[in-house]
Molecule: Lysine riboswitch aptamer
Organism: candidate division TA06 bacterium 32_111
RNA sequence: AAGUGGGGUAGAGGCGCGAACGAUCAAGAGUACUGAUAAUGAGUUGAGCAGCGAUGAUUUAUCAGGAAAGGGAUCUUCGCCGAAGCCUGUCAUCUGAUGCUCUAGGAUUCAGGCUGGGACUAUGAUUAAUAAUCAUAGUACUGUCAUCAAAGUUCAAAGAUCAAGAUAGGAGGUUUGGUAUUAUUGAU
Numbered sequence: 001a002a003g004u005g006g007g008g009u010a011g012a013g014g015c016g017c018g019a020a021c022g023a024u025c026a027a028g029a030g031u032a033c034u035g036a037u038a039a040u041g042a043g044u045u046g047a048g049c050a051g052c053g054a055u056g057a058u059u060u061a062u063c064a065g066g067a068a069a070g071g072g073a074u075c076u077u078c079g080c081c082g083a084a085g086c087c088u089g090u091c092a093u094c095u096g097a098u099g100c101u102c103u104a105g106g107a108u109u110c111a112g113g114c115u116g117g118g119a120c121u122a123u124g125a126u127u128a129a130u131a132a133u134c135a136u137a138g139u140a141c142u143g144u145c146a147u148c149a150a151a152g153u154u155c156a157a158a159g160a161u162c163a164a165g166a167u168a169g170g171a172g173g174u175u176u177g178g179u180a181u182u183a184u185u186g187a188u
Base pairs, nucleotide, nucleotide: 014081016080017079018078019077020076022075023074024073025072033065034064035063036062037061038060039059043052044051046102047101048100049099050098084115085114086113087112088111089110093106094105095104116142117141119139120138121137122136123135124134125133126132146188147187148186149185150184155177156176157175158174161171162170
């Protein structure tokens, strides 16, 4: 001097990210559920045991009543730019038909790993949903950094002309150079 790897710091973006037992609104839904009537007639939950059930389980139809959660939009406030999200494992807890257990699913803590960002399209997952979210891939766009190349304002040199007059020494068409500094374009 160059290269590689690890760790850390700083910084940018833009329909930028997230949160709130926040407010309002839509949807969920005339759904779940409850009651009455009629019919059906042995089951009831994803599974097992118990419990309940012909004094009618379950299901269907009609009538009457009739929600909520998660998710979403707008506004406000707050925290921010690995904002945040996802995957694997771990902790310990929550939910379901009346209870318990199993199984399934959700949220939380911690550890490790991946992703710069938003948009659109396709596929898949979740969901009531064609909304929205998440994952993967693609398309163009965009931000930062590094390297290379170009141009050439800043910069440097020369300098026509003008101003000022030592408490002055400034402005500057034009020409040349070129990344040492700021900034531009393109490529990787």